[in-house]
RNA sequence: AGAGUUUGAUCCUGGCUCAGAACGAACGCUGACGGCGUGCCUAAUACAUGCAAGUCGAACGAGAAAGCACUUCGGUGUGAGUAAAGUGGCGCACGGGUGCGUAACACGUAGGUGACCUACCCUUUAGCGGGGGAUAACUCCGGGAAACCGGGGCUAAUACCGCAUGUGAUAAGUGACAUUGGAAAAACUUAUUAAAGAUGGCCUCUGAUUUAAGCUAUCACUAAAGGAAGGGCCUGCGGCCCAUUAGCUUGUUGGUGGGGUAAUGGCCUACCAAGGCUACGAUGGGUAGCUGGUCUGAGAGGAUGAUCAGCCACACUGGAACUGAGACACGGUCCAGACUCCUACGGGAGGCAGCAGUAGGGAAUAUUGCGCAAUGGGGGAAACCCUGACGCAGCAACGCCGUGUGAGGGAGGAAGGCCUUAGGGUUGUAAACCUCUGUCAAUAGGGACGAACGGCCAUAUGCCUAAUAUAUGUAUGGUUUGACGGUACCUAUAAAGGAAGCACCGGCUAACUUCGUGCCAGCAGCCGCGGUAAUACGAAGGGUGCAAGCGUUGUUCGGAUUUAUUGGGCGUAAAGCGCGCGCAGGCGGAUGCGCAAGUCAGGUGUGAAAUCUCGGGGCUCAACCCCGAAACUGCGCCUGAAACUGUGUAUCUAGAAUCCUGGAGAGGGAAGGAGAAUUUCACGUGUAGGGGUAAAAUCCGUAGAGAUGUGAAGGAACACCAGAGGCGAAGGCGCCUUCCUGGACAGGUAUUGACGCUGAGGCGCGAAAGCGUGGGGAGCAAACAGGAUUAGAUACCCUGGUAGUCCACGCCGUAAACGAUGAGCACUAGCCAUUACGGGUAUUACCCCUGUAGUGGCAAAGCUAACGCAUUAAGUGCUCCGCCUGGGGAGUACGGCGGCAACGCUAAAACUCAAAGGAAUUGACGGGGGCCCGCACAAGCGGUGGAUUAUGUGGUUUAAUUCGAAGCAACGCGCAGAACCUUACCUGGGCUUGAAAUCUGGAGAACCUGCUAGAGAUAGCGGGGUGCCCUUCGGGGAAUUCCAUGACAGGCGCUGCAUGGCUGUCGUCAGCUCGUGUUGUGAAAUGUUGGGUUAAGUCUCGCAACGAGCGCAACCCCUAUCCUUUGUUGCCAGCAUUAAGUUGGGCACUCUGAGGAGACUGCCUGGGUUAACCAGGAGGAAGGUGGGGAUGACGUCAAGUCCUCAUGGCCCUUAUGUCCAGGGCUACACACGUAACACAAUGGGUAAUACAGAGGGAUGCGAACCUGCGAGGGGGAGCAAAUCUCAAAAAGUUACUCUCAGUCCGGAUUGGAGUCUGCAGCUCGACUCCAUGAAGUUGGAAUCGCUAGUAAUCGCGGAUCAGAAUGCCGCGGUGAAUACGUUCCCGGGCCUUGUACACACCGCCCGUCACACCAUGAGAGUUGGCUCAACCUGAAGCCGUGACCCUAACCUUCGGGAGGGGAGCGUCCACGGUGGGGUCGAUGACUG
Repeated sequence: AGAGUUUGAUCCUGGCUCAGAACGAACGCUGACGGCGUGCCUAAUACAUGCAAGUCGAACGAGAAAGCACUUCGGUGUGAGUAAAGUGGCGCACGGGUGCGUAACACGUAGGUGACCUACCCUUUAGCGGGGGAUAACUCCGGGAAACCGGGGCUAAUACCGCAUGUGAUAAGUGACAUUGGAAAAACUUAUUAAAGAUGGCCUCUGAUUUAAGCUAUCACUAAAGGAAGGGCCUGCGGCCCAUUAGCUUGUUGGUGGGGUAAUGGCCUACCAAGGCUACGAUGGGUAGCUGGUCUGAGAGGAUGAUCAGCCACACUGGAACUGAGACACGGUCCAGACUCCUACGGGAGGCAGCAGUAGGGAAUAUUGCGCAAUGGGGGAAACCCUGACGCAGCAACGCCGUGUGAGGGAGGAAGGCCUUAGGGUUGUAAACCUCUGUCAAUAGGGACGAACGGCCAUAUGCCUAAUAUAUGUAUGGUUUGACGGUACCUAUAAAGGAAGCACCGGCUAACUUCGUGCCAGCAGCCGCGGUAAUACGAAGGGUGCAAGCGUUGUUCGGAUUUAUUGGGCGUAAAGCGCGCGCAGGCGGAUGCGCAAGUCAGGUGUGAAAUCUCGGGGCUCAACCCCGAAACUGCGCCUGAAACUGUGUAUCUAGAAUCCUGGAGAGGGAAGGAGAAUUUCACGUGUAGGGGUAAAAUCCGUAGAGAUGUGAAGGAACACCAGAGGCGAAGGCGCCUUCCUGGACAGGUAUUGACGCUGAGGCGCGAAAGCGUGGGGAGCAAACAGGAUUAGAUACCCUGGUAGUCCACGCCGUAAACGAUGAGCACUAGCCAUUACGGGUAUUACCCCUGUAGUGGCAAAGCUAACGCAUUAAGUGCUCCGCCUGGGGAGUACGGCGGCAACGCUAAAACUCAAAGGAAUUGACGGGGGCCCGCACAAGCGGUGGAUUAUGUGGUUUAAUUCGAAGCAACGCGCAGAACCUUACCUGGGCUUGAAAUCUGGAGAACCUGCUAGAGAUAGCGGGGUGCCCUUCGGGGAAUUCCAUGACAGGCGCUGCAUGGCUGUCGUCAGCUCGUGUUGUGAAAUGUUGGGUUAAGUCUCGCAACGAGCGCAACCCCUAUCCUUUGUUGCCAGCAUUAAGUUGGGCACUCUGAGGAGACUGCCUGGGUUAACCAGGAGGAAGGUGGGGAUGACGUCAAGUCCUCAUGGCCCUUAUGUCCAGGGCUACACACGUAACACAAUGGGUAAUACAGAGGGAUGCGAACCUGCGAGGGGGAGCAAAUCUCAAAAAGUUACUCUCAGUCCGGAUUGGAGUCUGCAGCUCGACUCCAUGAAGUUGGAAUCGCUAGUAAUCGCGGAUCAGAAUGCCGCGGUGAAUACGUUCCCGGGCCUUGUACACACCGCCCGUCACACCAUGAGAGUUGGCUCAACCUGAAGCCGUGACCCUAACCUUCGGGAGGGGAGCGUCCACGGUGGGGUCGAUGACUG
């Protein structure tokens, strides 16, 4: 410090997620030791049991027992003035716990108290005299189950009560000094008001017999003053959320009198006044103890408030007071309530949020431990007692820190594991093995610090005193005290022995392979993995990280500048209110003087300690602890400065406003007026249509329309001018005139003197539609009606037509109310245009120069994610307002406000997603545009689709009908040829190292051949036959056959979506890219676009591009012309010859097959940019790539093929392998594709007759001749072929016939008879002959091929092949028609444009409906929590009262009184009750 995730890719916006740190944690796996810390976050739920606050005999009276000893057995002594209890004193208000309540002077901080209190402690001053009456304990009696209570009697005090004294204090009065005032207060007078003793010692004084009544010391007591420490009260400032809580308040705000308190105060009360708080957030609601600090963060901040420390609050719930210095009291009291327990049913008892512990709750939190040795606290004179405070120990890896689990050597790199390309690699110096060491743990021995006080003893010395007593202080010496703990620590012994796990390994993020699984099981923080080759699931091997821990979950901060003070934004990403006026608020021009609130500086007080930081120190180190410093960014006070802000005052004119002159304008309101047009009405002319549309129809019209003429009525809107123009705040404003009226602008002197800007709330204006009332209504026109269109058409089109549109008045208050750009001010290059008003030049019309104010265009710097903006900013700054914080849910629900309503304003959450979005890029697509091409259309010719047959496919059938191919680009395709074989399928019969391969062992050479059984495979029985090489003569070897063994073979089994290779297709379309440079933040662009041109990214010109590659073209083959050469098997012009190029001869010609030539826009004319090129022409066999072929760029379709072949993986292995026989692939209601032959006269038949090319031939082609009607048979010449042969070419031509018919067309089908091939023609071949003679008379919608030697038509050959083509591949013969043209259909290329598509339009995507589930709103209601006001009730208690009852201290005239207590009554008031509101939940048929 960042990273992942939106996209095909990019930049931005923006959310989600991750890496870090932390924790009172929990859970999973694992677990050696120690130190220091920490440990109910939930139920302030309920609690069994024990302990947690007592102490003092030196305040007081009384006072045991057990035990022990003695004993006369009666008792005595001791225990012991002890225990236990009581009166009294002090303490119990501390310490300890918890966080319910509390949004508050509760807390923090700084102050105030002249408005107060303070026991114990310290200092000082003055005292402590003299009396009295009770009472508990105890005893007796009584009640009760108990708790406990009542009555009679006795007694003490430092308990209680008078009196005296009064340093003083308090109150009242007089009152000097002094003071702004509040107040303080000298002095004097009057009144009121204290006390208690205990212990030790002594005899100086007094009395004296002891001795105390005396003295003295200490402690205690009383009054007062001061201190210390603690507290009460008051105040400024600070720290949570909700405005969908906007008004709250009657003791309320203030005053006076009174009461109350330690004390101020409406704290309480009576009266008086009507105030007080609030947008700087009152009131209400929700949540919460606050702080020092803690966690995080660079900081600012954010979150938090365990442990430690300060404060507060609470103590079962609610209320109340008492006592006391202090409480409204955790281990006190009273009452009410809930709960629990005891009970004899009459009554009682209790309060762990003290320490342990229990139950419950919960994911979850410890021992019913030891000790007062230390520190601290209470009591005491002290010893001492008490102390679950505290010190320790126990449990828990809960956290932090430290240590160990060994170290060195050790390669045959062992074994085993895992992987493997089978070679090896890795685990891995790891182990074994050798040499060492001994931390920890174990055992044994030694063994602390923490201990100082205090007490006691001794000595010395000081002080009080009459005193060398006592008491007390100091110093020295001695003695005594340890829970932890025989612990820390030290030493010794033996032994590598007892001590490593957890998570992860797709990216983020360090770390990879194999197997299993097969969208299953599962993983997952985000993106996402898993559908048969998963580095993502599970396991293993290996690796990475951390380590006595490691992961997960939860929470907080960080990253997140993602609430932005530091430090963000608002044209299009979320975001400028529709516009103005304006109160509050915020901000504000120039100069001088003053003040000092802000500001700044210095000083000072405080900011508790602990924590953090720094420097030292102590535990072996560290954690931890100690000491010191710094810091605590804050607040108060004092002094000072005066620039800035503020404030006061004086002045100024640049901001702002006023005044005068002037012109511009659809600015607003009102009234009046004008013409054109539409419509309607009246009348005339006139006759058959009009209207409307793509085309029609509804509609109007012979009852006279439309057209045309004249007239009338009525409503609405104002052509041209008109403009990028003008005006207005916006909405908006357009005929003319008049009246009223607002604003801006230009020019000019003068006036005021900051009067300004913005503007939360508020107020006003605000298009259209809509609403209310009343008018008006020509045209237009939602709704509605009809006609069309359509699959439908609740639409688009047409004919009608009502609200409405118009006017007046009143509502509504919203719009893409947009410049998607708030208002104001200032500054920052230019150029051009235009509106208004000026200035300049000589007057003027224009032009020109120039100023101000507007309205536009282009563009620099700058800004921007880009697009773009750019003096009219989206630039640079300032001021103020509004608004935004992921998408959806939702501008919705609820609540509130407004509205007649419609609806508007304000405005969430649950739930859900990992995106949603902006700009730009490349493609693809468009029933977008431009340009261009192709038998693409058009123009033609011939077909298919109808019939029959052939063939392929689907479907069906079957034991099987093997498999593949599926739009073009599957379907006469793989198959260039299924009777067996082929053959992969089915049935049946066999074999299991196998039909074929390699290796091993044994036997036999090989090989030839017969018989039997069987459907055959096969099985059985024979016969003949012995070779070659080496040899030590035993034998061995090569080849081959058989038998056996296991390694292995085999598979047309699966996956073409694991693959290679090959192929199809777009498409022989003209495209596809790269290097360098340049542009852009980038994806990318440029080049390759543009002007021309071409069949072509072909060429050319231009150009931030310059070059290059794969394609195009050319090079290759065939063909068309010529030349050279070769002449046999070819040819024959001339010569001879024959039936015949048959032969001689010749090679001129044809031809053959080798080599060359030729064509290049080369030449001419014109066009074109002087180009490329195009048009025409000449010459030429051929002319503009001459014709044809081969040749197929980058890529697309997961296109096809595992059944050609090869191949990964998976599967079968007496079978999915292999052998054999038979069957099937040939089935047949049907559908489709491709073909053949036809339907006839351009034809059929018969007869005669002519002309090819290219091929094949030895298991072959097969002539002549004979034979059969024929297929064929016989025959066997010739030929391995320019020689022989297949071989007849056919259409054509000539002649005759048929005459339009199901025919002399057509030939299917069927019967019979044959031929050939072959082991075999039944399933299931081809052909021949005779007979039979079906459909069919030119084919619906639709659809195919072809642009010239082409279509059409005619025959011939070949491959495969024993045989079996209408298929396929070739060959030649005859030989057309048409193309105006590119609007349309299809396909393609280039440029451009839009896009929410990128799996790319076969895309994306919206809504209804059906089903399941989740969250939430409404809902007749039902039910609970909290709360408000009213009324009723009124425990305990304080206070008041108290005529009735009781009454020791004092007074008394002895009667009584004073005083005290109580019952009763009254005010207040808790719980409770009644009905009624508010608010928040839960639930509810049904519903959004």
This is a predicted structure of a 1488-nucleotide RNA (small-subunit ribosomal RNA) from an uncultured Bdellovibrionales bacterium. Rfam family: Bacterial small subunit ribosomal RNA. The coordinates come from a structure-prediction model, not an experiment, and the mean pLDDT is 85.